[in-house]
RNA sequence: AGGCCUAUAGCUCAAUUGGCAGAGCGACGGAUUCCAAAUCCGUAGGUUGGGGGUUCGACUCCUCCUGGGACUG
Numbered sequence: 001a002g003g004c005c006u007a008u009a010g011c012u013c014a015a016u017u018g019g020c021a022g023a024g025c026g027a028c029g030g031a032u033u034c035c036a037a038a039u040c041c042g043u044a045g046g047u048u049g050g051g052g053g054u055u056c057g058a059c060u061c062c063u064c065c066u067g068g069g070a071c072u073g
Stems, first nucleotide, its partner, number of pairs: 001072002004069004010025004019056001027043005049065005
């Protein structure tokens, strides 16, 4: 320098061809317990890395930028 992959909740990751943003763990509250752990129930938590575009509608498609990864020279 070049093309490729990737970026979603605090962490690890889903979201089947564009149509309500979710799970597990963690956090918080409750049940249970003499107190805890384990178990069960519930709650909160997101400008989907940033800008622009296409579309009635974008995590999803196009484009530019940024961070990370592996590769070629």
The prediction has a mean pLDDT of 82. This is a predicted structure of a 73-nucleotide RNA (transfer RNA) from Candidatus Uabimicrobiia bacterium SRT719. RNAcentral holds the sequence, with entries from ENA. Rfam family: tRNA. The family's RNA type in Rfam is transfer RNA.